[in-house]
RNA sequence: GGAGGCGGACAGACCGUCGCUGCGGGCCCGGGCGCAUGCCCAGGGCCCGGGGAGGAAAGUCCGGGCUCCGCAGGGCAGGACGCUGGGCAACACCCAGGAGGGGCGACCCUCGGACAGCGCCACAGAAAGCAAACCGCCACGCCAUGCGUGGUAAGGGUGAAACGGUGGGGCAAGAGCCCACCAGAUGCCGCGGCGACGCGGCAUGCUCGGCAUACCCCGUCCGGAGCAAGACCAAGUAGGGAAGGAGGCCGGCCCGGUCCAUGCCUUCCGGGUAGGUUGCUUGAGGGCGCGGGCAACCGCGCUCCUAGAGGAAUGACGGUCACUGCGCCCGGCCUUGCGCCCGGCGCGGGACAGAACCCGGCUUAUCGUCCGGCUCCCGUG
Numbered sequence: 001g002g003a004g005g006c007g008g009a010c011a012g013a014c015c016g017u018c019g020c021u022g023c024g025g026g027c028c029c030g031g032g033c034g035c036a037u038g039c040c041c042a043g044g045g046c047c048c049g050g051g052g053a054g055g056a057a058a059g060u061c062c063g064g065g066c067u068c069c070g071c072a073g074g075g076c077a078g079g080a081c082g083c084u085g086g087g088c089a090a091c092a093c094c095c096a097g098g099a100g101g102g103g104c105g106a107c108c109c110u111c112g113g114a115c116a117g118c119g120c121c122a123c124a125g126a127a128a129g130c131a132a133a134c135c136g137c138c139a140c141g142c143c144a145u146g147c148g149u150g151g152u153a154a155g156g157g158u159g160a161a162a163c164g165g166u167g168g169g170g171c172a173a174g175a176g177c178c179c180a181c182c183a184g185a186u187g188c189c190g191c192g193g194c195g196a197c198g199c200g201g202c203a204u205g206c207u208c209g210g211c212a213u214a215c216c217c218c219g220u221c222c223g224g225a226g227c228a229a230g231a232c233c234a235a236g237u238a239g240g241g242a243a244g245g246a247g248g249c250c251g252g253c254c255c256g257g258u259c260c261a262u263g264c265c266u267u268c269c270g271g272g273u274a275g276g277u278u279g280c281u282u283g284a285g286g287g288c289g290c291g292g293g294c295a296a297c298c299g300c301g302c303u304c305c306u307a308g309a310g311g312a313a314u315g316a317c318g319g320u321c322a323c324u325g326c327g328c329c330c331g332g333c334c335u336u337g338c339g340c341c342c343g344g345c346g347c348g349g350g351a352c353a354g355a356a357c358c359c360g361g362c363u364u365a366u367c368g369u370c371c372g373g374c375u376c377c378c379g380u381g
Stems, first nucleotide, its partner, number of pairs: 001377004006372005012321007020052002023049007030041004054352001058363002061361005066226004078222005083097005098111005112217002117215001119211003129163001134156002136152007164182006183207002185204008230278004240269006247259004285304008323349007331341003334337001
């Protein structure tokens, strides 16, 4: 200098003008209460001050908090997860390790069971799972340049995959049929490790295909619904109930009784729609230091407070400065090249995306910039 791999940080700054939305204060108008000074408004307007999105706010894919139904004990169904140990409120997350695979390497990817059962393996190929004979090889027979029967998985060919590999013996030709070495499997034993597992030894010729993201089996976990949860206040020329009155009926009149259906007046009661308030943002929270731990993380101390809207605001324009791409120009360096660096001018660029109860994750999107280790290659000393 080039090419990579891992982790972390940022997501333009300032000023001016005009807007949007909460909060606090002031003024004006309107409404209600009150004799009144005044007080209140879940009415409107203006002014001032101060606040106002993210690393993913996203997808809503997991896990929890919170709330209600309920009391969830057991079983079935269904769903999720799946090497080991640890962390955490919990997880499908994180950390450390193990095994397998990829890469020269830094590093990255994957993870129960295929001897419980039941299936599938496209195309090609003779044959795709316990057997199988297309070509070839060998033996025999025949009507003999060939055909038939049988043997053979060594050779060819097909395929992602064809039932260990190399060599020798053996055989009609062959084959773990036999032997040596190598690789693997199974069983037993020893050692190390909490464990997954590793290392070593012995025995057996045992050589055994893949797919569980096909059903399935085993183990663990899961009650359901969700802030449109839930709680409170509560308007109506909406409606319900109770009491009383007026009125109708019984009756000649009063008292009394009755009004089952509709309807009138007064008072009271509870439910509840519109609407409003709350839940609502201080929380498993952030930063720094110390201690424990390989680490994730945990403990202690100090410190900070940073949107709470709700048909849903957080924006637009202009200027200056920084960053950056391309082109041109001036200058510098030596390793003299489509080289690098400094400066100026001109034209451009700034993404993905928008909180909606909160939190921990995962995944996906993202113009670019910066920082810290690490790996490989080339050059020079």